[in-house]
A computed fold for a 95-nucleotide RNA from Mycena olivaceomarginata, annotated as transfer RNA.
RNA sequence: GGGCUCUUGGCGCAGCUGGUAGCGCGUUCGCUUCGCAUCAGGGCUCAGUCAGAAAUGCAUGCGAAAGGUCGUUGGUUCAAUUCCUACAGUGUCCA
Numbered sequence: 001g002g003g004c005u006c007u008u009g010g011c012g013c014a015g016c017u018g019g020u021a022g023c024g025c026g027u028u029c030g031c032u033u034c035g036c037a038u039c040a041g042g043g044c045u046c047a048g049u050c051a052g053a054a055a056u057g058c059a060u061g062c063g064a065a066a067g068g069u070c071g072u073u074g075g076u077u078c079a080a081u082u083c084c085u086a087c088a089g090u091g092u093c094c095a
Stems, first nucleotide, its partner, number of pairs: 001094004006089002010025004019078001027065005033059001035058004042050003071087002074084002
């Protein structure tokens, strides 16, 4: 330098032949439940140990919500994440 691939919420991805975007994780909120931690009072012994209410935090499960100028730009079209041009970037191959 050239070919191909990819670029979609914080992250990973989906989106069929053009009809203005969803899933999982994460975040926030609510509720839930065996659990874990802290722990009043209590039992037993010398230190200590056993079990442990309510509450709070964490966790579990369920539900809800927020969050996206669909890489940038121009074009085609009634309508573009989707088609076309150019550019930028990722990966890969060739030279």

It matches the Rfam family "tRNA". About the family: Transfer RNA (tRNA) molecules are approximately 80 nucleotides in length. Gene Ontology term of the family: triplet codon-amino acid adaptor activity.